[in-house]
Molecule: c-di-GMP-I riboswitch aptamer
Organism: Burkholderiales bacterium
RNA sequence: GUCUGUAAAGGGCAAACCCACCGAAAGGUGGGGACGCAAAAUCACCGGUCUACCGGACCUGGAAGGUCCUACGACAGCGGGAUUGCCAGA
Numbered sequence: 001g002u003c004u005g006u007a008a009a010g011g012g013c014a015a016a017c018c019c020a021c022c023g024a025a026a027g028g029u030g031g032g033g034a035c036g037c038a039a040a041a042u043c044a045c046c047g048g049u050c051u052a053c054c055g056g057a058c059c060u061g062g063a064a065g066g067u068c069c070u071a072c073g074a075c076a077g078c079g080g081g082a083u084u085g086c087c088a089g090a
Base pairs, nucleotide, nucleotide: 002090003089004088005087012037013036017032018031019030020029021028022027035077041083042082043081045080046079047078048075049074050073055069056068057067058066059065
């Protein structure tokens, strides 16, 4: 440096759910909690998924209300990619 993760050591992270706060929402942050994870560390570059405040179109005589579209919002614990990294073995 590359590959592998059967066992071990020291450990690490933390799904659902609950509480508080932030957010229009998706979702996030903190606390509790553990389904899992050897990159479940970091980055929205590619694909994908979620949301739709604003904006646009439509329904409506108009308003209210509703339907649809839209990422500039989000997910790195959906896949790919990039960067960095612990232990052990080959």